[in-house]
């Protein structure tokens, strides 16, 4: 100097000038409602306001008890949290670079990185192409047996992301855990650890191939819907009760029915308006623009002094916490690489 991780800062600043939106105070209008003006006074986006992916507050609906369905989340131990989610620290496994035991297979050690990391010896189910075959192998070559049909062999060959432990001796007609040695792997028990585990030892010829971000299983959690929640006030109709006047029931009282009323009250809660709303607080939704100077970065011009020319991502809408997403600029600290001393 280039790159990468990790974290933290910032997100132009002044000043005139026209403009927006709330509130508060003034004046002016005017009461049935809606209001107008202001040289006054204050307030007026973000780290992500994106995204709507979690969680919660706050609303209303539902709720004896118990199941089925469903969705979520999944090594260990600590810790910060209301809760989601984090953060230290460990193990496990896998890639990748080194190193180191080995004949190899494989293992062990250092770095760094990833990991939705409970079960594949409950069951169902899936594997494109290639490939004989993709699971408890219908044998393509090949390799033995056999005149030949055929049959043996999964050790070699070839196909694949993935093919039924690995080496080596013996063995055999050729093979093969068929035998045995070590290494792998699974069961037990021991011993270290809080714990995931991991050592060390005995059995076991191997049986249990791979995917659960495929259905399933196990554990553990979890009512539904969302500020268009949701609350209050409330025109107009429409209905109800009740006055008053008429009319019917032959006539009168009473009762019953009907019609009529700028008539009184209810009921419901639409239009609509308030609240739910916040030291931004809207309800088509404001938070802009112009000019000058200063600064910062980035592109052009120019030998230079210089001058031009552009400003990231995005924008409240009941709040709050978190994830994960986009981007200008600066600073710390850590890895690694090349190059110089």
């Nucleotide at each position: 100097a280039a790159g990468g991780c990790a974290g933290c800062c910032u997100a132009g600043a002044u000043a005139a000038c026209c403009g927006c939106u709330c509130c508060c105070g003034g004046c002016c209008a005017a009461u049935u409602c809606c209001g107008g003006c202001u040289u006054g006074g204050g307030g007026g986006a973000g780290g992500a306001a994106c995204u709507u992916c979690c969680g919660g507050a706050c609303u209303c609906c539902a709720c004896a008890g118990g199941g089925c369905a469903g969705u979520a989340c999944g090594c260990c131990g600590u810790u910060c949290g209301a809760a989601a989610g984090g953060g230290c620290g460990g193990g496990c496994u896998g890639g990748c670079g080194g190193g180191g035991a080995c004949c190899a297979a494989u293992c062990c050690c250092c770095g760094u990185c990833a990991g939705a990391c409970g079960g594949a010896a409950a069951g169902u189910g899936c594997a494109a192409c290639a490939g004989a075959a993709a699971a408890a192998a219908c044998a393509c070559c090949g390799c033995c047996c056999g005149c030949a049909a055929g049959g043996g062999u999964a050790a070699g060959g070839g196909u694949g992301a993935a093919a039924u432990g690995g080496u080596g001796c013996g063995g055999u007609a050729a093979g093969a855990g068929c035998g045995c040695a070590c290494c792998g792997c699974g069961c037990g028990u021991u011993u270290a650890g809080c714990a995931a585990u991991a050592a060390a030892u005995g059995c076991g010829g191997c049986a249990a191939g791979g995917c659960a971000a495929a259905c399933c299983c196990c554990g553990u959690a979890c009512g539904g819907a969302g500020c268009a929640a949701g609350g209050c006030c409330a025109a107009a109709c429409c209905g109800g009760u009740c006055c008053a006047c008429a009319c019917g029931c032959g006539g009168c009282c009473c009762g019953c029915g009907u019609u009529c009323g700028c008539g009184a009250c209810c009921c419901a809660g639409u239009a609509g308006g308030c609240c739910g709303c916040u030291u931004a607080g809207a309800g088509u939704a404001a938070u802009g623009g112009u000019u000058a100077u200063c600064a910062c970065a980035g592109c052009c011009c120019g030998c230079a002094a210089g001058g031009g020319c552009u400003g990231a991502c995005a924008g409240a809408a009941u709040c709050c916490g978190g994830g994960g997403u986009a981007u200008g600029g600066g600073c710390u600290g850590c890895c690694c690489u090349u190059u110089u001393u």
Predicted 3D model of a 341-nucleotide RNA (Bacterial RNase P class A).
It matches the Rfam family "Bacterial RNase P class A". Rfam classes the family as a ribozyme.
It was read from a public genome assembly, where an Rfam model found it.